[in-house]
RNA sequence: AUAGAGGCGCAGUUGUCAUCAGUAGGGCCGGUGGAAGGCAUCGCAAAGCCGUUGCCGGUUUCAAAAGGGGCCGCUGCCGAAGAUGGAGAGGGCGGGCUCCGUCUGGGCAAACGGACAACAUCCGUUUGACUGCCGCAUUGUGUGGAGCGCUAU
Numbered sequence: 001a002u003a004g005a006g007g008c009g010c011a012g013u014u015g016u017c018a019u020c021a022g023u024a025g026g027g028c029c030g031g032u033g034g035a036a037g038g039c040a041u042c043g044c045a046a047a048g049c050c051g052u053u054g055c056c057g058g059u060u061u062c063a064a065a066a067g068g069g070g071c072c073g074c075u076g077c078c079g080a081a082g083a084u085g086g087a088g089a090g091g092g093c094g095g096g097c098u099c100c101g102u103c104u105g106g107g108c109a110a111a112c113g114g115a116c117a118a119c120a121u122c123c124g125u126u127u128g129a130c131u132g133c134c135g136c137a138u139u140g141u142g143u144g145g146a147g148c149g150c151u152a153u
Base pairs, nucleotide, nucleotide: 001153002152003151004150007078009077010076011075012074013073015071016070017069025062026061027059028058029057030056031055032054037050038049039048081104082103083102084101085100086099087098088097105131106130108128109127110126111125112124113123114122115121133145134144135143136142137141
C1' cells in the first nucleotide's frame, strides 16, 4: 500500500406504514371585552343599542403538517460511526463544512440523566453477561489489553 474479518454490524436514502392527533387550525354557537365608527322624523344629548381584531367556553362539524420512528429496497462502508473540545472563513449567535485533539472494539439488557408528543427512538454515564481480535498462562479454560488494533499478500 492492497484485500479482508467481527454481526440484531455502522451510516445515509427513495418508497410505504403507523404515530404525531381527532392535536394545531378552520366552521358554528355562547360569553367577555369592545378600538375606529355608527344608531333619535329638525337640532343637541349616550346612561341605551349595533359593532372589529382579541380572550374564554362548548360542539356526535371539517381537519393537517414538520421533526422523530418501523419495514422492504438501494447506496457507501468496518473509527464503519458516535460523543466532546479547539481553530478556520462571512459583523454577532446558531447550524452546516474543513482541519486538529480526546474518549469509545462491537451489539444487547438494566438503572440514572438529557432530547422528544411519546413507554417509540437517539445521546451520555454506570453495571452486567455475551461476542470478535491480539498477548500471557497452569490451555475442555482462565486472565489482561485496545481498533493509529488484527489477519493475508